[in-house]
């Protein structure tokens, strides 16, 4: 890489290197020399694992391990479909669901 499952509105730093660029893609808005990206501490978090407790299936609780996360809902949208409004048409527009993208764990190939 590819495929299943599951989550994706909560959480989390006035810290130390170093410096120019980042938010996946496109489009938009944003962030950034009052220092971003990155790294290292520090933290959240509880997927996997381990310990402990109850248990009929499961559950709850810590958290020395393997990941992950620590600006904006996955920043917002991107396809669809309903619904409501505007216009002459066809389209725009808002709001809702879904689906497609993407991330992240876990498995399998």
């Nucleotide at each position: 890489c590819u495929c299943u499952u599951a989550u994706c509105a909560a959480g989390a730093g006035u810290g130390g290197c170093a410096g120019a660029g980042g938010g996946a893609c496109u489009g938009g808005c944003c962030c950034u020399a009052u220092g971003a990206c990155g790294c290292c501490c520090a933290g959240c978090a509880a997927c996997c694992g381990u310990u402990c407790c109850a248990u009929a299936a499961u559950g709850g609780a810590a958290u020395u391990g393997g990941u992950g996360c620590u600006a904006a809902u996955u920043c917002c949208a991107g396809c669809a479909a309903a619904a409501c409004a505007g216009c002459a048409g066809g389209c725009u527009g808002u709001u809702u669901u879904g689906a497609g993208a993407g991330a992240u764990a876990a498995g399998a190939g």

The RNA shown here (SAM riboswitch aptamer (S box leader)) has 109 nucleotides and comes from Fictibacillus terranigra. The prediction has a mean pLDDT of 83. The sequence was found by an Rfam model in a public genome assembly.